[in-house]
RNA sequence: GCGGAUAUAGUUUAAUGGUAUGACGCGGCCUUGCCAAGGCCGAGAUCGGGGUUCGAUUCCCCGUGUCCGCACCA
Numbered sequence: 001g002c003g004g005a006u007a008u009a010g011u012u013u014a015a016u017g018g019u020a021u022g023a024c025g026c027g028g029c030c031u032u033g034c035c036a037a038g039g040c041c042g043a044g045a046u047c048g049g050g051g052u053u054c055g056a057u058u059c060c061c062c063g064u065g066u067c068c069g070c071a072c073c074a
Stems, first nucleotide, its partner, number of pairs: 001070007010024003018054001026042005047063005
């Protein structure tokens, strides 16, 4: 340099174009003599910009980061 994949809470993970899911972690309550375990409730996320659309996490384009392959270089 070329091609491909990928980007979602602190971590991990799901999501036919229609209120973004679950787990771990975090906070509160219940339970317990205390802790742990368990139960209930809660806060927290779509990499950036543009396009298409009534509506975009989803489709298209550009950029950026990460991963893989190929090529080049002394």
Transfer RNA from a Patescibacteria group bacterium, 74 nucleotides, folded computationally.
Taxonomically the source falls in Bacteria candidate phyla (Bacteria).
Its Rfam family is "tRNA". Its family is annotated with triplet codon-amino acid adaptor activity in the Gene Ontology. It is annotated as a transfer RNA. Rfam describes the family as follows. Transfer RNA (tRNA) molecules are approximately 80 nucleotides in length.
The coordinates come from a structure-prediction model, not an experiment, and the mean pLDDT is 81.
The sequence is in RNAcentral, with records from ENA.